[in-house]
RNA sequence: GGGCCCAUAGCUCAGUGGUAGAGCAGAUUCCUCUUAAGAAUAAGGUCGAAGGUUCGAAUCCUUCUGGGCUCA
Numbered sequence: 001g002g003g004c005c006c007a008u009a010g011c012u013c014a015g016u017g018g019u020a021g022a023g024c025a026g027a028u029u030c031c032u033c034u035u036a037a038g039a040a041u042a043a044g045g046u047c048g049a050a051g052g053u054u055c056g057a058a059u060c061c062u063u064c065u066g067g068g069c070u071c072a
Stems, first nucleotide, its partner, number of pairs: 001071007010024004018055001027041004048064005
């Protein structure tokens, strides 16, 4: 230098055009003599960045950034 893949909540990952979700972790409450376990509730995201397409983009296109694999 060429090709391919990944980037979504604190962590691990879903979601492939129509209001962003789950598990775990954390918070509050209940339960318990206490802790753990268990139960309930709420919170937590400008979906890596910038443009484009579209009535509408996490999703499609382009460029860039970071990471990984591979070829030379």